Notes
The RNA shown here (transfer RNA) has 73 nucleotides and comes from a Spirochaetia bacterium. The sequence was found in a public genome assembly. Its mean pLDDT, the model's own confidence on a scale to 100, is 82. Its Rfam family is "tRNA". It is annotated as a transfer RNA.
C1' cells in the first nucleotide's frame, strides 16, 4: 500500500434465489423435587457493524468507511 474473509440476542452460530430473522447454551417464570441438580412447559432478549444507494420490499444485492483476522509487497 494491494487483494481476500469475518461482523446477526449475553456467548457460540445458522439464515438456500431479496418477501418482514431462528438454532444450541444461558437467563426469567412456572411444573417436578424436603430442597437443589437434572428434566419438562412457557417468556424475556435483535430494527442484522456504521452511513448511503438499488428495489414494491434488504440481515441478503452495490458503494464508502470502521473493527478483528489472513495472505502478498
Nucleotide at each position: 500500500c494491494g487483494g481476500g474473509c469475518a461482523a446477526u440476542a449475553g456467548c457460540g452460530c445458522a439464515g438456500u434465489u431479496g418477501g418482514u430473522a431462528g438454532c444450541g447454551c444461558g437467563c426469567a417464570a412456572c411444573g417436578u423435587u424436603c430442597g437443589g441438580g437434572a428434566c419438562g412447559u412457557u417468556g424475556a432478549g435483535g430494527u442484522c457493524g456504521g452511513c448511503g444507494g438499488u428495489u414494491c420490499g434488504a440481515a441478503u444485492c452495490c458503494g464508502c468507511c470502521u473493527u478483528g483476522c489472513c495472505c502478498g509487497a
Taxonomically the source falls in Spirochaetia (Bacteria, Pseudomonadati, Spirochaetota).